[in-house]
The part of an RNA shown here (small-subunit ribosomal RNA, 5' domain) has 512 nucleotides and comes from a metagenome.
It matches the Rfam family "Bacterial small subunit ribosomal RNA".

Context: one part of a larger RNA
RNA sequence: GGAUGAACGCUAGCUACAGGCUUAACACAUGCAAGUCGAGGGGCAGCAUGACGAUAGCUUGCUAUUGUCGAUGGCGACCGGCGCACGGGUGAGUAACGCGUAUCCAACCUUCCCGUUGCUAGGGGAUAGCCUUGCGAAAGUAAGACUAAUACCCUAUGAUGUUCUUCGCAGACAUCUAAAGAGAACCAAAGAUUAAUCGGCAACGGAUGGGGACGCGUCUGAUUAGCUGGUUGGCGGGGUAACGGCCCACCAAGGCGACGAUCAGUAGCCGGACUGAGAGGUUGAACGGCCACAUUGGGACUGAGAUACGGCCCAGACUCCUACGGGAGGCAGCAGUGGGGAAUAUUGGGCAAUGGGCGCAAGCCUGACCCAGCAACGCCGCGUGAAGGAAGAAGGCUUUCGGGUUGUAAACUUCUUUUAAGAGGGAAGAGCAGAAGACGGUACCUCUAGAAUAAGCCACGGCUAACUACGUGCCAGCAGCCGCGGUAAUACGUAGGUGGCAAGCGUUGUCC
Numbered sequence: 001g002g003a004u005g006a007a008c009g010c011u012a013g014c015u016a017c018a019g020g021c022u023u024a025a026c027a028c029a030u031g032c033a034a035g036u037c038g039a040g041g042g043g044c045a046g047c048a049u050g051a052c053g054a055u056a057g058c059u060u061g062c063u064a065u066u067g068u069c070g071a072u073g074g075c076g077a078c079c080g081g082c083g084c085a086c087g088g089g090u091g092a093g094u095a096a097c098g099c100g101u102a103u104c105c106a107a108c109c110u111u112c113c114c115g116u117u118g119c120u121a122g123g124g125g126a127u128a129g130c131c132u133u134g135c136g137a138a139a140g141u142a143a144g145a146c147u148a149a150u151a152c153c154c155u156a157u158g159a160u161g162u163u164c165u166u167c168g169c170a171g172a173c174a175u176c177u178a179a180a181g182a183g184a185a186c187c188a189a190a191g192a193u194u195a196a197u198c199g200g201c202a203a204c205g206g207a208u209g210g211g212g213a214c215g216c217g218u219c220u221g222a223u224u225a226g227c228u229g230g231u232u233g234g235c236g237g238g239g240u241a242a243c244g245g246c247c248c249a250c251c252a253a254g255g256c257g258a259c260g261a262u263c264a265g266u267a268g269c270c271g272g273a274c275u276g277a278g279a280g281g282u283u284g285a286a287c288g289g290c291c292a293c294a295u296u297g298g299g300a301c302u303g304a305g306a307u308a309c310g311g312c313c314c315a316g317a318c319u320c321c322u323a324c325g326g327g328a329g330g331c332a333g334c335a336g337u338g339g340g341g342a343a344u345a346u347u348g349g350g351c352a353a354u355g356g357g358c359g360c361a362a363g364c365c366u367g368a369c370c371c372a373g374c375a376a377c378g379c380c381g382c383g384u385g386a387a388g389g390a391a392g393a394a395g396g397c398u399u400u401c402g403g404g405u406u407g408u409a410a411a412c413u414u415c416u417u418u419u420a421a422g423a424g425g426g427a428a429g430a431g432c433a434g435a436a437g438a439c440g441g442u443a444c445c446u447c448u449a450g451a452a453u454a455a456g457c458c459a460c461g462g463c464u465a466a467c468u469a470c471g472u473g474c475c476a477g478c479a480g481c482c483g484c485g486g487u488a489a490u491a492c493g494u495a496g497g498u499g500g501c502a503a504g505c506g507u508u509g510u511c512c
Base pairs, nucleotide, nucleotide: 001512002511003510004509006508007507008506009505010504013382014381017378020374021340026338027337028336030335031334032333035082036081037080040079041078043075044074047073048072049071050069051068052067053066054065055064056063057062058061089293090292091291098218099217100216101215103213104212105211108210109209113206114205115204116203117202118201119200120199121155122154123153124152131144132143133142134141135140161186162185163184164183165182166181170177171176191198192197219265220264221263226256227255228254231253232252233251234250236248237247238246268290269289270288271287272283273282274281275280295316296315297314298313299312318329319328320327321326346372348371349370350369354368355366356365357364358363385415386414387413388412395406396405397404398403421448422447423446424445425444429439456501457500458499459498460497461482462481463480467496468495469494470493471492477484478483
């Protein structure tokens, strides 16, 4: 000098953009953050409509009240489907194939989506809801009866699929793979509708997303030198989507290590960011990719897919409710609270846009997201007026008492109106029908009056741009280094003046 997720002191007019718990992965009141589909189903709790009754009023066919009917729109709860594994948060752990880069899988999976081919036949038994009866303070739960499906099950059909046998063109680093052909066994489906469609099953291919292996790279310590028993390898099996001591039985005795094993400490990694002429050093906030975690530890279930944050089970700690028998909870989602701290914001608006889930769609949900609020936290920009104006006014400071300086500075004259204020108009963002804008009466435009609403902070001995007076008298104090101060202090304090930067300035911390 540059940089900063900064903090502190003094000061403060405005816009746009970006960022805002670096500390306690501390504990959390409250609200919201994942639902959706009636074009899968039985139904009808609630709402609306209709029909049929009843009662009252009477303008005798209308009004009001009420009952019944799932009949229609639709729909709480329930069965079923899809989603909840995304999106969002945090960085505790992890020195590891975790990450980065390069390669491989002849050892693998992939819901939804796209393309192609074929199929969608016949039956069956349940169960929730509802109803009845219990238990319980509650959370909830038990029994009986009944019913539906795109829920579940059986049969059929069924190859190009899977497994086995045979054959083996061709290929490969390889234990081998394998086209075409032949034979055997096995495996499927679901319907709905407004008749436009939307679905279901099997197979192949694609796309996307994942899984695995390996080369190289990836902090410090030797005042850590030996480490290792599923350990290293083989054979056989189990398990997995798949390879593998991943797991198991048996066999062998191996494997790693001064090219630093093991142990200990520290740490999420990267694209990048800061700095530097570069080499390099430091760093990993925000944005993007990967990983890990979700009160602590363990476990599986479901599923195409699970570290399953707002799923389940068990154990621990903590908090809450309780009728003492037993239950409930998990903000490292968005706000917000307490606490810690030098220190970090609103319990805001909207789904209008972008994106996501579900749905044929209309649409619903979305604290993702888009916006607004707060704080000079940062960066960029603008303003606090412009031109003229010497009697060089007054005042201040200083003086050698002549003057000098503040200083064209002010006053005064002329002008402008950015910004702030008031009034009027008023968007784009919304798409190839129409409707739909939170932001927002915002941006922007026009008009109105008037210099009107707007300057501080630090320094002035040298480094280092900028000096005098008074006070003080090794005192009080200053200080980044050298050093100032003991009676003429340009170094302390105050004033005038000057210099620098400027809505900021200075200090402190950290990095280069």